This is a predicted structure of a 349-nucleotide part of an RNA (small-subunit ribosomal RNA, central domain) from a metagenome. Model confidence (mean pLDDT): 88 of 100. It matches the Rfam family "Bacterial small subunit ribosomal RNA".
Context: one part of a larger RNA
RNA sequence: UUGGGCUUAAAGGGUGCGUAGGCGGUGCGGAAGUUGGGUGUGAAAGCCCUCGGCUCAACCGAGGAAUUGCGCCCAAUACUGCCGUGCUAGAGGGAGACAGAGGUGAGCGGAACUGAUGGUGGAGCGGUGAAAUGCGUUGAUAUUAUCAGGAACACCAGUAGCGAAAGCGGCUCACUGGGUCUCUUCUGACGCUGAGGCACGAAAGCUAGGGUAGCGAACAGGAUUAGAUACCCUGGUAGUCCUAGCUGUAAACGUUGAGCACUUGAUCGGGGAUCCCCCCAUAGGUUCCCGGUCGUAGCGAAAGUGUUAAGUGCUCCGCCUGGGGAGUAUGGUCGCAAGGCUGAAACUC
Numbered sequence: 001u002u003g004g005g006c007u008u009a010a011a012g013g014g015u016g017c018g019u020a021g022g023c024g025g026u027g028c029g030g031a032a033g034u035u036g037g038g039u040g041u042g043a044a045a046g047c048c049c050u051c052g053g054c055u056c057a058a059c060c061g062a063g064g065a066a067u068u069g070c071g072c073c074c075a076a077u078a079c080u081g082c083c084g085u086g087c088u089a090g091a092g093g094g095a096g097a098c099a100g101a102g103g104u105g106a107g108c109g110g111a112a113c114u115g116a117u118g119g120u121g122g123a124g125c126g127g128u129g130a131a132a133u134g135c136g137u138u139g140a141u142a143u144u145a146u147c148a149g150g151a152a153c154a155c156c157a158g159u160a161g162c163g164a165a166a167g168c169g170g171c172u173c174a175c176u177g178g179g180u181c182u183c184u185u186c187u188g189a190c191g192c193u194g195a196g197g198c199a200c201g202a203a204a205g206c207u208a209g210g211g212u213a214g215c216g217a218a219c220a221g222g223a224u225u226a227g228a229u230a231c232c233c234u235g236g237u238a239g240u241c242c243u244a245g246c247u248g249u250a251a252a253c254g255u256u257g258a259g260c261a262c263u264u265g266a267u268c269g270g271g272g273a274u275c276c277c278c279c280c281a282u283a284g285g286u287u288c289c290c291g292g293u294c295g296u297a298g299c300g301a302a303a304g305u306g307u308u309a310a311g312u313g314c315u316c317c318g319c320c321u322g323g324g325g326a327g328u329a330u331g332g333u334c335g336c337a338a339g340g341c342u343g344a345a346a347c348u349c
Base pairs, nucleotide, nucleotide: 004320005319006318007303008302012317014200015199016198017197021193022192023191025087026086027085028084029083030082032080033079034076035075036074037073038072039071040070041069048064049063050062051061052060053059090190091187092186093185094183095182096181097180098179102176103175104174105173106172107171108170109153113149114148115147116146117145118144119143120142124135125134161168162167205246206245207244208243209242210241214240215239219235220234221233222232257316258315259314260313261312262311265294266293267292268291269290270289271288272287273286274285275284298305299304322349323348324347331342332341333340334339
């Protein structure tokens, strides 16, 4: 429980593609809905109104109204739908340029690190708040030469760029996705959203096979401490890496769903196009797209937000309804498992 909300109070789905559905630019014709008029029907009685008859009333009689409906005919065309036919401002294609850590695969590179071997050298090294465990005369640490290996790519690097999100950073090549600008050449509403569905989805984890330099859960030891299952130190397995599959979750955050339109500005950065100055270039101006900062009106409980809205409107989807119990139980479903998704109630305050 609504004429309400979802940045921070409960609440935007992790992200995309897309089915059904919902919604949808502009002109003309037809006219189904819609609107107006006419006509037929809408039994009688009753209700209502006006008269009348029983001395009144109840009751009865007459007339009217009503019967908000349906059928048919004529007309209107603002809006909605459908059919037909056009248009180009939405959307898409084409041509020509451009920027980029966008993706996949392969190859290559240097620094550092660790190990091995040889040389020099000869007693310590390492580590800390201080130490110790540890390493070292079977020659360590240091230094130097060669070799091997794995992982990550300093500087450039930026409030920078790209991507739907997750995310992406040495160099080269191959393949490949998307975007922006200009031309206004083509199609002619082909659009927006999107329940289900499908795909992608950090880290950790799982399965199989490889790999393992450094780091390092667990674990062992040394310290610290009243204790120390920690913080510090010495080691160190899984893991971290690769290939193939699974998992499907995160403070998956801008804690802000997507699309369209409108609404004073200033400034910075990135990518195009174009104008001006005799030509070129820079600066400057104009314009389109992207990313930031400040701020007007407005909005907001405030913090703040403010053309990248949390302003003003429209369309579609998701979600919320006091705290705990609880993202638990149960059922279903997915998963090898871990567990995921869906998801209560009693009780209590």